The part of an RNA shown here (small-subunit ribosomal RNA, 3' major domain) has 478 nucleotides and comes from Ahrensia kielensis DSM 5890. Rfam family: Bacterial small subunit ribosomal RNA. Rfam links the family to the GO terms structural constituent of ribosome and ribosome. Taxonomically the source falls in Ahrensia kielensis (Bacteria, Pseudomonadati, Ahrensiaceae, Ahrensia).
[in-house]
Context: one part of a larger RNA
RNA sequence: UGACGGGGGCCCGCACAAGCGGUGGAGCAUGUGGUUUAAUUCGAAGCAACGCGCAGAACCUUACCAGCCCUUGACAUACCGAUCGCGGUAUCUGGAGACAGAUACUUUCAGUUAGGCUGGAUCGGAUACAGGUGCUGCAUGGCUGUCGUCAGCUCGUGUCGUGAGAUGUUGGGUUAAGUCCCGCAACGAGCGCAACCCUCGCCUUUAGUUGCCAGCAUUAAGUUGGGCACUCUAGAGGGACUGCCGGUGAUAAGCCGGAGGAAGGUGGGGAUGACGUCAAGUCCUCAUGGCCCUUACGGGCUGGGCUACACACGUGCUACAAUGGUGGUGACAGUGGGCAGCGAGACGGCAACGUCGAGCUAAUCUCCAAAAACCAUCUCAGUUCGGAUUGGGGUCUGCAACUCGACCCCAUGAAGUUGGAAUCGCUAGUAAUCGUGGAUCAGCAUGCCACGGUGAAUACGUUCCCGGGCCUUGUACA
Repeated sequence: UGACGGGGGCCCGCACAAGCGGUGGAGCAUGUGGUUUAAUUCGAAGCAACGCGCAGAACCUUACCAGCCCUUGACAUACCGAUCGCGGUAUCUGGAGACAGAUACUUUCAGUUAGGCUGGAUCGGAUACAGGUGCUGCAUGGCUGUCGUCAGCUCGUGUCGUGAGAUGUUGGGUUAAGUCCCGCAACGAGCGCAACCCUCGCCUUUAGUUGCCAGCAUUAAGUUGGGCACUCUAGAGGGACUGCCGGUGAUAAGCCGGAGGAAGGUGGGGAUGACGUCAAGUCCUCAUGGCCCUUACGGGCUGGGCUACACACGUGCUACAAUGGUGGUGACAGUGGGCAGCGAGACGGCAACGUCGAGCUAAUCUCCAAAAACCAUCUCAGUUCGGAUUGGGGUCUGCAACUCGACCCCAUGAAGUUGGAAUCGCUAGUAAUCGUGGAUCAGCAUGCCACGGUGAAUACGUUCCCGGGCCUUGUACA
């Protein structure tokens, strides 16, 4: 000087408390451990691994296993020789396929000194080499997590100290903040904080189609004429600064209350992550040192596996019901997406879906709501709750749904009556609850990322638990 303390003081955070809803019990989904296996590819490991890499494993992916094949190689550059096309389409033979072979058709390279001379392409050969998701993240770059959006981390000059170092950065107030004020052997400065950026909330203005409709006419319908006031869209501006008033404070910084205002003291949300810590994570994104393999640890293919299942854990979904289930009537969104696409509407089917197909490269067409509300019924039961499991029949995607897809219909109708110890999230348009969209994607979502609808309770307080900041004290620790 740090670190640590079941030392002290001050302060903060959904840290506790006060509340609301969960997890832990059940069934299923998903990840992991373990076990099994020819293989169940690999990585991630307290918080900060475990719906994580994977924004989507039937083949492919794929790195794993078995078998069958290739060896200058699937890919790059260089050399020699041969051929001028190479390639594409269709059919046939052998084969599981890779691959090997045959036939037909098609396009039939460019420059040119007319010489295969040059370029380019293909095939064959030899050698340098290619190739490796092989090892080392404790050799590394880059990127990322974490403490933590915590308020800290430092420097120059000066001063003090033999020195390590100290001072500044401590102290009195204050703040979300090393934020600001005052004081002070310090005076200044940098990286952080804040602001500048995006978005939501108010107003003005510009513009008025594909959007809108107050008044006029018109219609089944903003449908059409007309209009751009309103809504909305998207550009540019304004607006909030403790600016004003009162109190308090040290006459300061500030704090409390009030006015006006759409908004008030950081208005809500986002992006933004200081010096560093964890030899944290990643050599399987990529790059890369070293080591290793080179007829194989490289490359191709078929099939299998990553989907196994006495069990254990994490994260979720669905429930256990009446604030509910079922049937009927029937309102109201916002993000987004759409041409190998979205598909209105009509018809067929109980349905998944199929057939025909308008419109739309989209403020034009389309995907497109549910909970809520109203009416009826069920009357507390393992039920008209719950839907697992299983049998049968279908639909769709796709070469192909056996291992191993999703969906629909009929039948079946398991556990489960609110969950031990323990434990998680959340302070407002939040929790809870309801549906919707998107990426990935042929198909496949209870996951992820977004969007809107309905919409609470509680916070006395900081003694305690956890984490953190500042000062101080002790130490056989560095």